The RNA shown here (small-subunit ribosomal RNA) has 1499 nucleotides and comes from an uncultured Fusobacteriota bacterium. The sequence is in RNAcentral, with records from ENA and SILVA.
[in-house]
RNA sequence: UAGAGUUUGAUCAUGGCUCAGAACGAACGCUGGCGGCACGCCUCAUACAUGCAAGUCGAGCGCGAAAUCACUUUCGGGUGACGUAGAGCGGCGAACGGGUGAGUAACAGGUGGGUAAUCUGCCUCCUGGCGGGGGACAACAGCUGGAAACGGCUGCUAAUACCGCAUGUGGUUGUAUGCUUAUGGUGUACAAAGAAAGGCGCUUCACGGCGCCACCAGGAGAUGAGCCCGCCCCCCAUUAGCUAGUUGGUGAGAUAACAGCUCACCAAGGCAUCGAUGGGUAGCCGAGCUGAGAGGUUGAUCGGCCACACUGGAACUGAGACACGGUCCAGACACCUACGGGUGGCAGCAGUAGGGAAUAUUGCGCAAUGGGCGAAAGCCUGACGCGGCGAUGCCGCGUGAGUGACGAAAAUCUUCGGAUUGUAAAGCUCUUUUCUGAGGGAAGAAUAGGCCUGGUAGGAAAUGACUGGGUUCUGACGGUACCUCAGGAAUAAGGAACGGCUAACUCCGUGCCAGCAGCCGCGGUAAUACGGAGGUUCCAAGCGUUGUUCGGAAUUACUGGGCGUAAAGGGAGCGCAGGCGGACGGGUCAGUUUAAGUGGAAUCCCAGGGCUCAACCCUGGACGUGCUUUGGAUACUGCCUGUCUUGAGUUCGUGAGAGGAAAGUGGAAUUCAGGGUGUAGCGGUGAAAUGCUUAGAUAUCCUGAGGAACACCAGUGGCGAAAGCGACUUUCUGGCACGAAACUGACGCUGAGGCUCGAAAGCAUGGGUAGCGAACGGGAUUAGAUACCCCGGUAGUCCAUGCCGUAAACGUUGUGUACUAGGUGCAGGAGGUAUCGACCCCUUCUGUGCCGAAGCUAACGCAUUAAGUACACCGCCUGGGGAGUACGCGCGCAAGCGUGAAACUCAAAGGAAUUGACGGGGGCCCGCACAAGCGGUGGAGCAUGUGGUUUAAUUCGAUGAUACGCGAGGAACCUUACCUGGGCUUAAAUGUAGACUGCAUUCAUGGGAAACCAUGAUUUUCUUCGGAACUGUUUACAAGGUGCUGCAUGGUUGUCGUCAGCUCGUGCCGUGAGGUGUCGGAUUAAGUUCCAUAACGAGCGCAACCCUUAUCGUUAGUUGCCAGCGGGUAGAGCCGGGGACUCUAACGAAACUGCCGGUGUAAACCGUGAGGAAGGUGGGGAUGACGUCAAAUCAGCACGGCCCUUAUGUCCAGGGCUACACACGUGUUACAAUGGCCGGUACAGAGGGCAGCUACCUGGAGACAGGAUGCGAAUCUCGAAAACCGGUCUCAGUUCGGAUCGGAGUCUGCAACCCGACUCCGUGAAGCUGGAUUCGCUAGUAAUCGCGCAUCAGCCAUGGCGCGGUGAAUACGUUCCCGGGCCUUGUACACACCGCCCGUCAAGCCAUGGAAGCUGGGGGUACCUGAAGUCCGUAACCGCAAGGAGCGGCCUAGGGUAAAACUAGUGACUGGGGCUAAGUCGUAACAAGGUAACCGUAA
Repeated sequence: UAGAGUUUGAUCAUGGCUCAGAACGAACGCUGGCGGCACGCCUCAUACAUGCAAGUCGAGCGCGAAAUCACUUUCGGGUGACGUAGAGCGGCGAACGGGUGAGUAACAGGUGGGUAAUCUGCCUCCUGGCGGGGGACAACAGCUGGAAACGGCUGCUAAUACCGCAUGUGGUUGUAUGCUUAUGGUGUACAAAGAAAGGCGCUUCACGGCGCCACCAGGAGAUGAGCCCGCCCCCCAUUAGCUAGUUGGUGAGAUAACAGCUCACCAAGGCAUCGAUGGGUAGCCGAGCUGAGAGGUUGAUCGGCCACACUGGAACUGAGACACGGUCCAGACACCUACGGGUGGCAGCAGUAGGGAAUAUUGCGCAAUGGGCGAAAGCCUGACGCGGCGAUGCCGCGUGAGUGACGAAAAUCUUCGGAUUGUAAAGCUCUUUUCUGAGGGAAGAAUAGGCCUGGUAGGAAAUGACUGGGUUCUGACGGUACCUCAGGAAUAAGGAACGGCUAACUCCGUGCCAGCAGCCGCGGUAAUACGGAGGUUCCAAGCGUUGUUCGGAAUUACUGGGCGUAAAGGGAGCGCAGGCGGACGGGUCAGUUUAAGUGGAAUCCCAGGGCUCAACCCUGGACGUGCUUUGGAUACUGCCUGUCUUGAGUUCGUGAGAGGAAAGUGGAAUUCAGGGUGUAGCGGUGAAAUGCUUAGAUAUCCUGAGGAACACCAGUGGCGAAAGCGACUUUCUGGCACGAAACUGACGCUGAGGCUCGAAAGCAUGGGUAGCGAACGGGAUUAGAUACCCCGGUAGUCCAUGCCGUAAACGUUGUGUACUAGGUGCAGGAGGUAUCGACCCCUUCUGUGCCGAAGCUAACGCAUUAAGUACACCGCCUGGGGAGUACGCGCGCAAGCGUGAAACUCAAAGGAAUUGACGGGGGCCCGCACAAGCGGUGGAGCAUGUGGUUUAAUUCGAUGAUACGCGAGGAACCUUACCUGGGCUUAAAUGUAGACUGCAUUCAUGGGAAACCAUGAUUUUCUUCGGAACUGUUUACAAGGUGCUGCAUGGUUGUCGUCAGCUCGUGCCGUGAGGUGUCGGAUUAAGUUCCAUAACGAGCGCAACCCUUAUCGUUAGUUGCCAGCGGGUAGAGCCGGGGACUCUAACGAAACUGCCGGUGUAAACCGUGAGGAAGGUGGGGAUGACGUCAAAUCAGCACGGCCCUUAUGUCCAGGGCUACACACGUGUUACAAUGGCCGGUACAGAGGGCAGCUACCUGGAGACAGGAUGCGAAUCUCGAAAACCGGUCUCAGUUCGGAUCGGAGUCUGCAACCCGACUCCGUGAAGCUGGAUUCGCUAGUAAUCGCGCAUCAGCCAUGGCGCGGUGAAUACGUUCCCGGGCCUUGUACACACCGCCCGUCAAGCCAUGGAAGCUGGGGGUACCUGAAGUCCGUAACCGCAAGGAGCGGCCUAGGGUAAAACUAGUGACUGGGGCUAAGUCGUAACAAGGUAACCGUAA
């Protein structure tokens, strides 16, 4: 020391991406009241107009205007004084201060040392001195050149300018010689050469003396500087070799000084994997930011050092420079020019242009601090102090305070009640920081300076020095800070956000559009995610965004990570360097440790103080983990040394082995060849064909040839470092294990580079070639089949020699050592016991397996052969893709191998395990699932529904199973939702409020297709006479909508499926998702039950309970029944009666594997078992778990939202939903003789009935009509057919079949044209049993026969729902098809296989490699040329001389030429790569992915 989001259906772990924090010399957007303190060109070291930024000294010197004063004057002036300004000589300064960061990877910087290898102006202290001479040059004057800049010649002159002479303490140099901390430190002796300058003041009659400041020689200090050294100091090895003054020596030169610093000669060295050389980048540090720290990053402001001053080179002067505002040369650029020639250098302060996202005033002042000069006054000072501009940052203050509910108005939302903004406002009361006006008013400034005046020491005295007192002057900022008074809430709030992370939510608009977005992701009509509004949240004179750094990130892991499967162990060994290293002593003290020095100031931290506080400033302390020096201790490590034997090795003995190499030998098999036998096929496959074969194959026998491989033995057996090694024999040879304990004495472990070995494929040369067999050819398969299968077949496979150097080279596990429970195999050795015997048993070492404890692990798993616990060393990893690619280099004959990026792109990729789903995975089981059967569909006609088409409309919905005789259980009008046309603005409900009215209604007339419109008539109650009640009209609110959304919903329903499943509590297991229970063995129709069991129980489902049906009993008999008794009819339960029976309808009984036998632990099963009406769920029904399909329905109903409101509402007439080249579904009638037709004769059940069912009678050929009766029904009524009997038809498009059409009718209804049903007559189509296919059904079932009902005026009903009559066949069985259940397995699927997913091609965009070349850049090499300048040399010229000029030489900036290398940009064309909702072709991978997949290699 804080975490969060994001890979998944969920989980754990790995891993990246992203966010929350802090910071900034920042910029941009919106906004902006004040003050304090800081800060302000990060880009073009780009170019600069203008002004200023370094001068000063007359107390060093010679001149000297103007002005003033004095004198004089011929009145023009002159002279003198003062000696100013001004240049000049001279001195000091200009090397500081100020700027910038280009260069520099370096003794540049930091830190600590050295200098016995050095210098140091001004300053301080000390010692000694300052004597005496000389000659010039400026200024100036004259003449003169030039446009200018700037000169030239002649002449004069001073000095603290210059040059000699003297002196020489001391210093320097040389020689000799001591000491020493020993290179040049420090003494002594001798010799040689070498100094100086005055000025001012005081005093003195004068000589002179004194003081101060200068000057000279020397010593010491201080300060500053030079040089040298240790350590530290960025990235790239795709930069591995670099170096010729290079490395060293001797000598010389140069320098303040050491040194190849330079030169001559000699030697051949020096640096480098502990990273030389090269390339890239960069000023370094104190420190700043961040961080818990360790670290990481930065090097603005402030401070230290360095470097630079237009670019490059060079020196001069000087104490100090190779000099920002100096000089010379070269170059580029700019300016002036009379064209001859000149001038310039803001990276000083302001300022300008340019660049840029971006960074200020051409200000005031030397008042303070500091600097230069001066004796001083003083002058100079863009250093500095201040002011201006900028929210650039930090800090502080304010924009008001109290009260105030009618919770005002308004806005927003609303469930329409209200809620929120909100005490917020207004109002009342109060204050005045700020603001405006007015007044007052500091500190910064005095120990500075001037003037006056004392004292002390010394001195003859004075000045002076030192030390006091008094007085006086000086402020840019600025009338500023601050204080007081007056006025009045007056002058002052915004920005961002509100899906999660992350504090903060609603409405409207929009409709995958517009847009948002840091990540995940929002937006396709109900968006808390876009835009607006209201509200809210967070900050606040700021707030957001962008950029950058650190953090979070333990995501480079020193602190503090990993490598079996997530990324990651080198293919294996040997081994140099390096790292690490056994036991006992001795020595040493490098590491370890103490103290001291240093570690500048500022900063950070702590304490205190000053600005009203704070920021800020001041004072003190602490810290500064480092370096150096020094002292002690000696455990450990190191080093040196002595010993030891346990590590390691040697020796001896024994042993096993496909260890390696070479030579030889063997048999089986394949193939081929020869010969024999023999005849028609062989071979091959899923099935075939190609192929071989009558020229004799295949088969079979004999013989021969040749090559390759070695059956059985053979084994999670052996050996080897790995790769790998398998017939037998011989030779040569490596390693290993065991036993003994003789020898050596740590000789060891690991191992970057390096070296060696290294499967297969491949390459080269030469052999060899039987079988197999890339490529290739052919045959099949297929949509295709460049494959899988088949027939052939070349390289190759084999040998020798040489390359290659890679593999999923895997135990995906580096090597070595030690330690840490066991059990059980196998292989090799030794021992014990016992024995005839090594039969068994026990112990031990080595190797090789399995299972397991602790422990570890994300889990899986590992577990003495560790993935445990530790140590040593090496290798390797850091998101996925791009990519093991490109470029470069090395190796290779080549193939290629090794090393090995980036741009760009994604938010994941990946591991283990979990639950599902799926599999052309496995096991078990079920179902009219198949099979076995019966009857159908598909063909025909018709009915009906759908699609399609048509139409003004053919209303809408349902669409695999799970739509299609479905919603619809009744479309002529109505229904009706659709269309055309005509009307209405409210038909109906509910009120509220306002206005009007006294009716409403009804009737009449006219128009009209109707709806409707127009006109006329009619006209309340109560009353206190105010009005009230009621009604109507009208207005507003409101209604109405079969308009949209079933993907906003409720409810209901379908389906999987009446399948046996789906869950929970507690416990247990697992980090967790989750598991267990629910699995296993049996059994069942069943998660039904039993047994077993870390589970024990429970719930929803199953079953049962319910209804119905089958048997019996009891009770009750009307409308039902009629056996017995009586009556009675043509006949009839018709009547009296009866309850026996049937029946009705209520209650009971009965069935439970209860009994028996067998099997079984049990559950249970079996038996044509018994009994029974019924037997193992008796039959049928109702009943549908958790859930799935965004399944269906907004048009049944309800309902959110949206939409319409003289219309998408509503009314009316007519039309449509009934269309018709066609396609499909569901039915019906048939095709006939098991039949049709005619006649006769029987037998049901369940229902319906008053706007009804209707007996019966009459009429009609009939549908039906006219009468009439019973019944609201166990009472009356509606009513069977097949069957049976008899007859006829006789196999035909018929006496089958009935469509279609013509005619005539009946009925319903306001109305049968579109568009009803029925009746009769006539007509008499297709069709002779139906392709592929497909449906139903397991018993009172299928098939077949009729009956009833709902809806309904009628009916398109052949539909639907029920009812009964007659009444079969078959099931061996579970291989296969379909569906389902359980267990298990694999998975890259989870929208779950209708999944996922690969590659080419086509299109667009993006970055990148190659490329004929082209264009730049920096550097090196060689040669040519070569300015200025130092140095060296030098006969002619100058000078008395010193010396100078000139000339020559070396070096050299720059320039030129040449050939290479490196690097960057660009380039026709070209290569691959990445990305991109719906393109093309296939289907490679994931399941046994349909040929298991994958690795290396070749084609």